A computed fold for a 76-nucleotide RNA from a Chloroflexota bacterium, annotated as transfer RNA.
């Protein structure tokens, strides 16, 4: 330098045609136990990478950027 992928909770991931953001693990509170564990109810916790545009409406669609991985070319 080109070509391709990814990016949503602490983590690993989903999200259908564009119409109120979810799932396991973890947390945290309770309950069952003498406690841990375990399981079981409830809960908390998101500017969806950044900007702009498109739309009555964008996590999804356009454009341009980041920030990672893969492949290629160059150097050596």
């Nucleotide at each position: 330098c080109g070509g391709g992928g990814u990016g949503u909770a602490g983590c690993g991931c989903a999200g259908u045609u564009g119409g109120u953001a979810g799932c396991g693990c973890g947390c945290c509170a309770c309950g069952u136990u003498c406690g841990g564990g375990a399981c079981g109810u409830g809960g908390a916790g998101g500017c969806c990478c950044c900007g702009g545009g498109u739309u009555c409406g964008a996590g999804u669609c356009c454009c341009g950027g980041c920030a990672c991985c893969c492949c290629g070319a160059c150097c050596a």
Its Rfam family is "tRNA".